Background: A computed fold for a 72-nucleotide RNA from Ruminobacter sp., annotated as transfer RNA. NCBI's taxonomy places the organism under Bacteria, Pseudomonadati, Pseudomonadota, Aeromonadales, Ruminobacter. It matches the Rfam family "tRNA". The family's RNA type in Rfam is transfer RNA. The coordinates come from a structure-prediction model, not an experiment, and the mean pLDDT is 80.

RNA sequence: UGGGGUAUCGCCAAGUGGUAAGGCAGCGGAUUCUGAUUCCGCCAUCCCAAGGUUCGAAUCCUUGUACCCCAG
Numbered sequence: 001u002g003g004g005g006u007a008u009c010g011c012c013a014a015g016u017g018g019u020a021a022g023g024c025a026g027c028g029g030a031u032u033c034u035g036a037u038u039c040c041g042c043c044a045u046c047c048c049a050a051g052g053u054u055c056g057a058a059u060c061c062u063u064g065u066a067c068c069c070c071a072g
Base pairs, nucleotide, nucleotide: 001071002070003069004068005067006066007065010024011023012022018055026042027041028040029039030038048064049063050062051061052060
């Protein structure tokens, strides 16, 4: 420098146009003499950034950023 891939909560991770599942962790509560276990509830106004398309975008398009792989 060229090509390809990935980017979603603290971590892992689903989602492929109709407005974000789940697990772990965390917080509040119940239970318990206390703790653990178990149970209930809460936890992404903005999905890497900025534009565009659309009635509607995490999802489609463009550009950029970071990381990974391949070629030179």